[in-house]
RNA sequence: UAGUUAUCAAGAAAGGUGGAGGGAAUAGACCCUAUGAAGCCUUAGCAACCCUUGGCCCUGAUCCAAGAAGGUGCUAAAUUCUAUCCUGUGAGGGAAUAGAUAACAA
Repeated sequence: UAGUUAUCAAGAAAGGUGGAGGGAAUAGACCCUAUGAAGCCUUAGCAACCCUUGGCCCUGAUCCAAGAAGGUGCUAAAUUCUAUCCUGUGAGGGAAUAGAUAACAA
């Protein structure tokens, strides 16, 4: 870097540093931000993808329960919302695309 599968309305922040932006990209909306943005560091936490233990099972996969040492991830707002398609008189609903994360594999 492209691929496969799964998930994405739940949950969880303080301090230091820094000094003007940030919320992936384009457009629009909206929001956060000098009562201090991004980035970096420390500590803490959340979750349970990988993982551990037990149950089920001939075994494995799947599934159920518990756990949190380790590998990731995450800790404003639904992935902040809309954009394409279907549906609906409408508010709205569903799906896709794109993206993020994990595991696998090339």
Predicted 3D model of a 106-nucleotide RNA (SAM riboswitch aptamer (S box leader)) from Flagellimonas spongiicola. It was read from a public genome assembly, where an Rfam model found it. The prediction has a mean pLDDT of 81.